[in-house]
RNA sequence: GGUCCCGUGGUCUAGUGGCAUGACGCAUCCCUGACUUGGAUGAGAUCGCAGGUUCAAUUCCUGCCGGGACCA
Numbered sequence: 001g002g003u004c005c006c007g008u009g010g011u012c013u014a015g016u017g018g019c020a021u022g023a024c025g026c027a028u029c030c031c032u033g034a035c036u037u038g039g040a041u042g043a044g045a046u047c048g049c050a051g052g053u054u055c056a057a058u059u060c061c062u063g064c065c066g067g068g069a070c071c072a
Base pairs, nucleotide, nucleotide: 001071002070003069004068005067006066007065010024011023012022018055026042027041028040029039030038048064049063050062051061052060
């Protein structure tokens, strides 16, 4: 330098046009003498950035940034 893949709460992840899913973690409450376990509720993501297409974009297109694989 070329080709391809990935980027989504603190971490991991589902979602391939129509309100963003779950687990772990976190907070509050219940339970307990207390802790662990268990139960209930809740907070937390402008979906890497900027444009474009569309009534509507995490999703499709382009560029850029970051990470990875292969080739040279």
Annotation: Transfer RNA from a Candidatus Pacearchaeota archaeon, 72 nucleotides, folded computationally. NCBI's taxonomy places the organism under Archaea, Nanobdellati, Candidatus Pacearchaeota. Its Rfam family is "tRNA". Rfam describes the family as follows. Transfer RNA (tRNA) molecules are approximately 80 nucleotides in length. The family's RNA type in Rfam is transfer RNA.